This is a predicted structure of a 465-nucleotide part of an RNA (small-subunit ribosomal RNA, 3' major domain) from Solanum clarkiae. The RNAcentral record of the full RNA draws on SILVA. It matches the Rfam family "Bacterial small subunit ribosomal RNA". Rfam links the family to the GO terms structural constituent of ribosome and ribosome. The organism belongs to Solanum, within Eukaryota. The coordinates come from a structure-prediction model, not an experiment, and the mean pLDDT is 80.
[in-house]
Context: one part of a larger RNA
RNA sequence: UGACGGGGGCCCCCACAAGCACUGGAUCAUGUGGUUUAAUUCGACGCAAAGCGAAGAACCUUACAAGGGCUUGACAUGUCGCGAAUCCUCUUGAAAGAGAGGGCUGCCUUUGGGAACGUGGACACAGGUGGUAUAUGGUUGUUGUUAGCUCAUGCCAUAAGGUUUUAGGUUAUGUCCCGCAAUGACCGCAACCCUCGUGUUUAGUUGUCAUCAUUGAGUUUGGAACCCUGAACAGACUGUUGGAGGAAGGUGAGGAUGACGUCGAGUCAUCACAGCCCUCAUACCCUGGGCAACACAUGUGCCACAAUGGCCGAGACAAAGGGUCGCGAUCACGUGAUGGUGAGCUAACCCCUAAAACCAGUCCUCAAUUCGAAUUGCAGGCUACAACUUGCCUACAUGAAGCCAGAAUCGCUAGUAAUCGUCGGUCAGCCAUACAGUGGUAAAUUUGUUCCUAGGACUUUUAUA
Numbered sequence: 001u002g003a004c005g006g007g008g009g010c011c012c013c014c015a016c017a018a019g020c021a022c023u024g025g026a027u028c029a030u031g032u033g034g035u036u037u038a039a040u041u042c043g044a045c046g047c048a049a050a051g052c053g054a055a056g057a058a059c060c061u062u063a064c065a066a067g068g069g070c071u072u073g074a075c076a077u078g079u080c081g082c083g084a085a086u087c088c089u090c091u092u093g094a095a096a097g098a099g100a101g102g103g104c105u106g107c108c109u110u111u112g113g114g115a116a117c118g119u120g121g122a123c124a125c126a127g128g129u130g131g132u133a134u135a136u137g138g139u140u141g142u143u144g145u146u147a148g149c150u151c152a153u154g155c156c157a158u159a160a161g162g163u164u165u166u167a168g169g170u171u172a173u174g175u176c177c178c179g180c181a182a183u184g185a186c187c188g189c190a191a192c193c194c195u196c197g198u199g200u201u202u203a204g205u206u207g208u209c210a211u212c213a214u215u216g217a218g219u220u221u222g223g224a225a226c227c228c229u230g231a232a233c234a235g236a237c238u239g240u241u242g243g244a245g246g247a248a249g250g251u252g253a254g255g256a257u258g259a260c261g262u263c264g265a266g267u268c269a270u271c272a273c274a275g276c277c278c279u280c281a282u283a284c285c286c287u288g289g290g291c292a293a294c295a296c297a298u299g300u301g302c303c304a305c306a307a308u309g310g311c312c313g314a315g316a317c318a319a320a321g322g323g324u325c326g327c328g329a330u331c332a333c334g335u336g337a338u339g340g341u342g343a344g345c346u347a348a349c350c351c352c353u354a355a356a357a358c359c360a361g362u363c364c365u366c367a368a369u370u371c372g373a374a375u376u377g378c379a380g381g382c383u384a385c386a387a388c389u390u391g392c393c394u395a396c397a398u399g400a401a402g403c404c405a406g407a408a409u410c411g412c413u414a415g416u417a418a419u420c421g422u423c424g425g426u427c428a429g430c431c432a433u434a435c436a437g438u439g440g441u442a443a444a445u446u447u448g449u450u451c452c453u454a455g456g457a458c459u460u461u462u463a464u465a
Stems, first nucleotide, its partner, number of pairs: 001465002003462001005460001007459002010456002015449002019412002023408001028301006034294002042053002064289001066287004073125001077124002079121005087102006107114002127278002130276001132274001136272002138267003141263001143261001148187001150185004154163003168177002193255004198234007208223003237249001309364002312361001315358001321352003326345002331340001371402001376397002379394004418441005424435001
């Protein structure tokens, strides 16, 4: 100087308290451990691994194992030779591949040849998701959006170092004020950036208003007041408390933004790279298999156990997204998944699109039930060369556990929790109950810091580095 203390006083955080809803018990989904296996590819392991890499494992992916093949190689450059390349047919094979036959020629040329492509040989070499993240770059997590981390000069100290950065107030903040042997400065904080919330101006098509007709449709006419969508401006600035004005009040709400460092944290399997290792194999191609196994343990979720509910028919109100190898209206068939037809749309125009909780009504009347939906049987549909291992969906039948969950434990302070649908990426299809968005309905409690956890600065003990 740090670190540590079941030392001290101070501050702060959904840390506790006050509340709401979960998890832990059940079924199922999914990840992990373990076991099994020819293989169940690999990585990630307290917080900060475990619906994580994976925004999508039937083949492919794929890295694993078995079998069948190949050796200048699936891919690149150089060298030598042949042939235009492309194309068609046959045999064999699970395929990869191997073998055989046919046909016939382009482009540029100085007519020598050349470019591109295919094929053969020899070698230089290719190749490696092989090892080391404790050799590394890059990148990411975490501490933590916590308020800290430092430097120059000066001063103090023998020196390591100290001071500044401490004290008194204040703040979300090393934010600001004041004092002071300190005076200044950098990286952080804040602000500048984006979205949302109000108004003004401007612009009106595909949007909007009125009119006209129509099954319906930018389809007819007119308008720019409103809604809405773009653009440009205005608007918020306090020491505390209370008020006032205001759309918004004390950082208006949310996002992006992550200092010096820590954990030899993660990643050599995104990529790059050093040393090592393989080179008739640890490289490469193919078929079917495996990554999906199942006594068990565990994490994260979905759906429930019902009456604030379940079923039935009827009615109403969103936002944000996506669409041409696509979204697919309408019509009619089917109980349905779907199939047929194929209008419109490269989209403020057409389509996906039905919002669901909700409101009003009927039935059920507290029961393992008209709760609950697992499991299983059978019959169908869709995608795809292909649905057995191992896809999704539909109809009928079947109707398991479960009657609110021990010790323990997670999240959340307002348009939040809870609850309700909806959309997207990946994607042929989909094991999505995941992830990332979007809106609808819409609470309770906290005006405190004694305690638990984490953190910050001050001070002190120990002789721990």